Predicted 3D model of a 1482-nucleotide RNA (small-subunit ribosomal RNA) from a metagenome. The coordinates come from a structure-prediction model, not an experiment, and the mean pLDDT is 84.
């Protein structure tokens, strides 16, 4: 910096996901050392138990102890001082509480420094104490006496406060600073060791506070109004002090969309994470500040609090009680219980920093300082180094050859950090105090005293590779592949997906990458995310322009000058704490850490200077505006009026049976006389032709004429005002059809509704009817795909062509035409633009200005809530839960009940069949012990099988066998066994016996063979045709299918190859940003047809010879025919028209044969996961005394049935007889059989000839003759009974054929369906391979005979091009939508329940301030001898104000509810088929 993921592929658009980095973290695996941070993020729940604030004997006075005294210790109590700090929380607060910067002329200040002055003389109490009393405790009461730096008069006072009074200076409003008279108030405390420490006042500083303003920082408009001390005077009171801070009186005012008020949320900053930045997120720990202390309230002391370890009161809770009454407050450090996923020891220590008190020594000090837990984070180290190949073993993998782990181990030779053992061992300490000692009395020097940590860090020595490697991950993203195991199962997954028997995606395992004392997963937060876009995004069609308009706020705004200086540049002060951060240096062995200097700290506030732009003053100026005059074009509006055509209903007249309606067809309407036609009449409603991508209007809209009112627009031409403009939050207004209301009107038309049709249904398309509505006045509603899917202005930036309406100007007698110039309104193009499409002076180009929207899909324009509307409903406008898309252009294909072209036995035109009958095959189902198995739409079913009685055989049922029927190879034995003959058992396979029998050297042994036992390993028609190879069908002999370059598009692709012709044909010509090529097509290959030529044997015989009843029989021929070899012929090659001069095509002539002559082989790229694992090969996988092998029998041939595929028929264009004619091609010694002889025949039988152009198998339909006369027949031949013939070991199950007898059904076959275009259909017969035979009627071949039609492409089927829609790409057998069952999820409604919050009213009121009162009680001070009295004070009592609780009516919030709403996922459910092709009614 990116990536993955939407498609078939492409571009966008746009979400979602990952790679980074962080972390107070948690979890799982593992776990060696140190350093240096760091640790209740949740219950501001509740706490056992220690500990954290004392301190001062130089402020008092007594006690009690040591002590002979001198002194010295305890510690209570009264006094003084601190306990407002340190320490923790973070509950509350949207606040001057914070941050930042001003300002207090409106202020306080203990202690500290600095400086001045002072410290005089007096009084009365009272703690302790002592007696005396109550009491569970906490505690209290009473009487005596006593002291102070405790209290209280008073003397004095420079200044100081306060009242009157001058004077100078300043100011920012009330005024403020000095400086001066006059009066009045107001102080003090004293103690020592005699060094010293304190008190009182004043002034000033230093630091802390309080107090006001300016600006900054969360969210919600579904919260728009909110406010009565509320704003603001006047006068009081209160305070340190301003101030409605209180309080009486006045007045009616403050606040607010620049967002009041209310709800939600939260401490805030320096800072921290991340980030190129500007941001976003956060605010633990560290610093600052601020609130809090069990809750709520309240005061007192004091400088300083309304006080975390004080006080009172009042709820709740805990605890103690002798039941009268008391105690408490860990958000202080440790610690405990609870909550949680989750956060440490009830450690040492004042040794050092700070702090409190004290003169000091000291004391206290969970702050701190260590020091213990935890890998909880960051950093440093370590687990060795080097050599070391036979590349050991193992283990993993393998093509079995090897390969990998790996120099990795072992071995050999070092090292010595950690560790662990011994020894040595700090820095942190300087000072305070004491001695000494100098001294300018400020102070310096020397020394001696002080360490939790810690016998730690270091630091030497020994020891000894010795104790110290795991964790994810490995399909792509993202670095890393192998095998085995499992088989949509287990199971993985951030995404994408993965897994259904060959998983680099699960689990193992070997191997491999990262990273490393940590590696992963979970969470959060920045980041990529230009995915809220200031930097930096959009809005035609991807979310997105508000329906127009008018206008208010508020943004913005023409030319020129003057004039300010608010914004803006720029110099410069002040301030932006420290830490943090960067950057240079030092300090720990490095590092982290931790010190110093120096930048930053982008902000605030002051000020001094600039004047371009912006603003604001000022007085101008016309181009923006707009105004007046003159003209112009209009379906601009509004209201009144008037017109004709048509329709419909009535009246009349003519007139006769159908009329209307459809795809056809009913309903309906008509003999009571329709329709139709003629004449009249009435009534609403619309305004044909002109009418035109013509007008016009803001937008919705707007259309016969004819009148009035009336708004806008443009155009010329002067003249006038003098920026007057633009947009537009809100607001007001207008606003299509449909609806609503109230009154009318009501001809057509027409939801509902009815009725006929269609249809499986038809609540619809479609036809008969028809009410509301629709037209009218008023009044609502306020909404459209209200659309150019495009917001308003303004200004620049090529053109061409129409059009409509204005003005000028040429020409022309003159219709009229050209040129010029506005305003509208259309098309077509450039440049640029855009994701493409397009759009392009009427931008979607380039700019500005302002408004209004958008931010993944669904939920959803839904719910609530609010305004609005009778009412339908509108406007505003959410989440939960859900998915990984959702969508746009545009490409390639596929479809299409979308279009043009063209082709085919596609259809049409024939001709002949199927389907119906009988039988044959096959197939499907059923049946069976088995009825083996594949094929299954065309493209399975006379198909594999060109041969199922045994075998075939793959099934069954019984009976053997197990190195096996059969190959290879190795060990051990054992032998003339092997093999051949014979016997017995047996269904046989097989077992068992008897005989014959090998070579050589001869001794044991060898070769080769056979059997035993044994180990490798045979076998297997078992599985996977979806692991495959070969080989086949099909589409289809259909004209396709593809590449080089080059070009054209951001790219998927396009162009070639599309177009115009032509062809069977991408065949060829033309023209063309294409030029070329391959692979099909065609040719080249066979085979008929014609001619020549070689060559004749078994084929042929024409002349010449012989010959016979006849015959190439025969000598001989080499012409013919024919046979096989070679050549020739046909190329649109010629002539004529067409055609573009072309390509071709129509005709012709010549030819056997004419435009591919006929006919075969030949089958592009590819498609069906098409067929075959049973033809054969093959990879996994499954069977091994059986899923292998051997036999015997039996099934594969069954049979209520359905389907395919034939044969025979049904008859006279025939059947039977009986006579004669004529082929081709093919087979044959395990064979083909002449003649001949028996037999009715199937055959037999006996035999000549042929290994074949020699010999044999060898022809039927056809002709001639005759019976049979329209019938279940002399048709038809199943079906069935004897008797046979042949194959073969064997015809039962199960075989062909023959004779004879027997005569079923069928009288030409519904729906629908097959072949076939010429030697073809159609019909007659022959052959042949598979077979010992044969169910062959099959399948391959061969010839005889020998037709009929094709107008033509409108339909149906398949197929080619081109083209156009699409929401399909598994690609229409696509895809997709609602309802309805069921499950599950979250959610609205809902009688109510229940909880909670904030106010209000009104009631009671505790504690305290504070007011009043103060009989009653008080040493100080005054009178007074004195009783007494007077001033003060308190106590009690009233009063205001108040917490906390009562009581009441609502408000908002959660929760939770029977039933109910619709939503959302969910396996292959059930109904239909609404979309998407003209989707079938766009």
């Nucleotide at each position: 910096a990116g990536a993955g993921u939407u498609u078939g592929a492409u571009c966008c658009u746009g979400g979602c996901u990952c790679a980074g980095g962080a972390c107070g973290a948690a979890c799982g695996c593992u776990g060696g050392c140190g350093g240096c941070g760091u640790g209740c993020u949740u219950a501001a729940c509740a706490c056992a138990u220690g500990c954290a604030a004392g301190u001062c004997a130089a402020g008092g006075g007594g006690g009690c102890c040591c002590g002979u005294a001198a002194g010295g210790g305890c510690a209570a109590c009264c006094g003084g001082u601190g306990a407002a700090c340190g320490g923790g929380u973070g509950c509350g607060u949207a606040g001057c509480a914070c941050g930042u910067g001003a300002g207090c002329a409106a202020g306080c200040u203990u202690u500290c420094g600095a400086u001045u002055u002072g410290u005089g003389g007096g009084g009365g109490a009272u703690a302790g104490c002592c007696g005396g009393c109550c009491u569970a405790a906490u505690g209290g009461c009473c009487g005596g006496g006593u002291a102070a730096u405790a209290c209280c008069g008073u003397a004095u006072a420079c200044g100081u406060u306060c009242a009157c009074u001058g004077g100078a200076c300043g100011g920012u409003a009330u005024c403020g600073u000095c400086u001066g008279g006059u009066g009045a108030g107001g102080a003090a405390a004293c103690c020592u060791c005699c060094g010293g420490g304190g008190c009182a006042a004043a002034u000033c500083g230093a630091g802390g506070c309080g107090c006001u303003c300016g600006c900054g920082g969360u969210u919600u408009a579904u919260c728009a109004g909110c406010u009565a001390g509320u704003u603001g005077g006047c006068g009081g009171g209160g305070u340190a002090a301003u101030g409605g801070c209180c309080c009486a009186c006045c007045a009616a005012g403050g606040c607010u969309a620049c967002g009041a008020u209310g709800g939600g949320u939260a401490g805030c900053u320096g800072g921290u994470c991340u980030g190129a930045g500007a941001g976003g997120a956060u605010g633990g720990c560290c610093a600052g500040c601020c609130a809090c202390a069990u809750u709520g309230g309240g005061a007192c002391u004091g400088u300083g609090a309304c006080a975390c370890g004080g006080c009172c009161c009042a709820g709740a809770c805990u605890c103690c009680u002798a039941c009268g009454g008391g105690a408490g407050g860990c958000a202080g450090c440790a610690g405990u219980g609870g909550g949680g996923a989750a956060u440490a020891u009830u450690g040492c220590g004042c040794a050092a920093u700070g702090g409190a008190c004290g003169a000091a020594a000291g004391u206290c000090u969970g702050a701190c300082g260590c020091a213990g837990c935890g890998a909880c984070g960051c950093c440093g180290c370590g687990u060795g180094u080097g050599g070391g190949a036979u590349g050991a073993a193992g283990c993993c993998u393998u093509u079995u050859g090897g390969g990998g782990c790996g120099u990795a181990a072992a071995c050999c030779a070092c090292u010595g950090u950690u560790g662990c053992c011994c020894g040595g061992g700090a820095c942190g300490a300087a000072a305070u105090u004491c001695c000494u000692u100098u001294u300018u009395u400020g102070a310096g020097a020397g020394g001696a005293u002080u360490g939790a940590c810690g016998g730690u860090a270091c630091c030497g020595g020994g020891u000894g590779a010795g104790g110290a490697a795991g964790c994810a991950c490995c399909g792509g993203u993202u670095a890393a592949c192998u095998u085995u195991g499992u088989g949509c199962c287990a199971g993985u997954a951030g995404u994408u997906g993965u897994g259904g028997u060959a998983a680099u995606a699960c689990a193992g395992a070997g191997g491999g990458u990262g990273c490393g004392a940590g590696c992963g997963u979970u969470g959060u937060c920045c980041g990529g995310a230009a995915u809220c876009a200031c930097u930096g995004g959009g809005c035609g069609u991807a979310a997105a322009g508000g329906g127009u308009g008018c206008g208010u706020a508020g943004g913005u705004g023409g030319c020129a000058a003057g004039g300010u200086a608010a914004g803006c540049g720029u110099g410069u002060g002040g301030u932006g704490a420290a830490a943090g951060u960067c950057c240079g240096g030092g300090g720990u062995u490095u590092a982290a850490c931790c010190c110093c200097g120096g930048a930053u700290c982008u902000g605030c506030c002051g000020u001094g200077c600039g004047a371009a732009c912006u603003g604001c003053c000022u007085g101008g100026c016309u181009u923006g505006a707009g105004c007046a005059a003159u003209g112009u074009a209009g379906a601009g509006g509004c209201a009144g009026g008037u017109g004709g055509a048509a329709u419909u209903u009535c009246g009349g007249g003519u007139g006769u049976a159908g009329u209307g309606g459809u795809g056809g067809a009913a309903u309906g309407u008509g003999u009571a006389g329709a329709u139709a036609u003629c004449c009249g009449a009435a009534a609403g409603a619309a305004c044909a032709c002109c009418a035109g991508u013509g007008g016009u209007g803001a937008a919705g809209g707007u259309g016969g004429c004819c009148u009035g009112c009336u708004g806008g627009g443009u155009a010329u031409u002067u003249g006038c005002u003098g920026a007057c403009a633009c947009u537009g939050a809100g607001g007001c207004a207008c606003g299509a059809c449909a609806g609503c209301g109230u009154g009318g009107g009501g001809a057509g038309u027409a939801a509902a509704c009815a009725g006929g049709a269609u249809u499986a249904g038809a609540u619809a398309u479609c036809c008969u009817g028809g009410u509301a509505g629709u037209c009218c006045a008023c009044g609502c509603c306020g909404u459209a795909a209200a659309c150019g899917a495009u917001g308003g202005g303004u200004a620049c930036u090529a053109g061409g062509u129409g059009u409509c309406u204005g003005g000028g100007g040429g020409a022309g007698u003159g219709a009229u035409c050209c040129c010029c110039u506005g305003g509208g309104u259309g098309c077509c193009g450039g440049c640029g633009u855009u994701a493409a499409u397009g759009c392009a002076u009427g931008a979607a180009g380039u700019a500005c200005c302002c408004c209004g929207c958008c931010u993944g899909g669904g939920g959803a324009g839904u719910a609530c809530g609010g305004c609005c509307g009778u009412a339908a409903g509108g406007c505003u406008g959410a989440a939960a839960c859900u998915c990984a898309a959702a969508g746009g252009a545009a490409u390639u294909g596929a479809c299409g009940g979308g279009g043009g072209c063209c082709c085919g036995c596609a259809c049409a035109a024939g001709c002949g069949g199927u389907g119906g009958a009988g039988c044959a095959u096959g197939u499907g189902g059923u049946u069976u012990a088995a009825u083996u198995u594949g094929a299954u739409g065309c493209a399975a079913u006379g198909u594999g099988g060109a041969g199922a009685a045994c075998c075939u055989u793959a099934c069954c049922c019984a009976g053997g066998c197990u190195u096996g029927a059969u190959a290879u190879g190795c060990a051990g034995g054992a032998g003339a066994a092997a093999g051949c003959u014979c016997g017995c058992a047996g269904a046989a396979a097989u077992g068992u016996g008897a005989g014959c029998c090998c070579c050589u050297u001869u001794u044991u042994g060898g070769a080769g063979u056979u059997c035993c036992u044994g180990c490798a390993c045979a076998g297997a028609u078992g599985c996977u045709g979806u692991a495959u190879g070969g080989c086949u069908g099909u589409c289809g002999u259909c004209a396709g299918u593809u590449u080089g370059u080059g070009u054209c598009g951001u790219g998927a692709g396009a162009u070639g190859g599309u177009g115009g012709g032509u062809u069977a044909a991408g065949u060829c010509c033309c023209g063309c940003a294409a030029c070329g090529a391959g692979c099909g097509c065609a040719a080249c290959c066979c085979u008929c047809g014609c001619c020549c030529u070689u060559a004749g044997u078994u084929a042929c015989c024409a002349g010449c010879g012989g010959g016979u009843a006849a015959a190439g029989c025969u000598g001989g021929g080499a012409a013919c025919u024919c046979u096989a070899g070679g050549g020739g012929g046909a190329c649109u090659g010629c002539c004529g028209g067409u055609g573009u001069u072309a390509a071709a095509c129509c005709g012709g002539a010549g030819g056997a044969a004419g435009g591919u002559g006929g006919g075969g082989a030949u089958g592009a790229c590819g498609u069906c996961a098409a067929g075959u694992c049973a033809u054969u090969a093959u990879g996994g996988c499954u069977c091994u005394u059986a899923c292998g092998u051997c036999u015997a029998g039996g099934g594969u041939u069954a049979c209520a049935u359905a389907c395919g595929u034939g044969c025979u028929a049904c008859a006279a264009u025939g059947g039977g007889c009986c006579g004669g004619a004529u082929a081709g091609a093919g087979g044959g010694u395990c064979g083909c059989c002449a003649a001949c002889u028996c037999g009715u025949g199937a055959g037999a039988g006996u035999g000549a000839g042929c290994c074949a152009a020699u010999c044999c198998c060898c022809a039927a339909a056809c002709c001639g003759g005759u019976c049979c006369u329209c019938a279940g027949u002399u048709c038809g031949g199943a079906u069935u009974g004897u008797a046979g013939u042949c194959u073969g070991u064997a015809a039962u199950u199960u075989g062909a054929c023959u004779a004879c007898a027997u005569g079923a059904a069928g009288c030409u076959g519904g729906a629908a369906u097959c072949g076939c275009u010429a030697g073809u259909a159609a019909u007659c017969g022959u052959g042949g391979a598979u077979u010992a035979g044969u169910u062959a009627u099959g399948c391959c071949a061969c010839g005889g005979u020998g037709a009929a039609u094709a107008c033509g492409u409108u339909c149906c089927c398949g197929g080619g091009c081109c083209u156009u829609g699409u929401a399909c790409a598994u690609a229409c057998c696509g895809c997709c939508c609602g309802u309805c069952a069921c499950g599950c999820c979250a959610u609205g409604g809902a009688a109510g329940u229940u909880g909670u919050g904030a106010g209000c009213g009104c009631c009671c009121g505790a504690a305290g301030u504070c007011g009043g009162u103060g009989u009653u009680g008080g040493a100080a001070c005054c009178c007074g001898u004195a009783a007494g009295g007077g001033a003060c004070c308190a106590a009690g009592c009233c009063g205001c104000c108040u917490a906390a609780g009562g009581c009441g009516a609502g408000c908002g919030c959660a929760a939770u509810g029977a039933c109910u709403g619709g939503g959302g996922c969910g396996a292959a459910g059930u109904c239909g088929a609404a979309a998407u092709a003209a989707g079938g009614u766009a």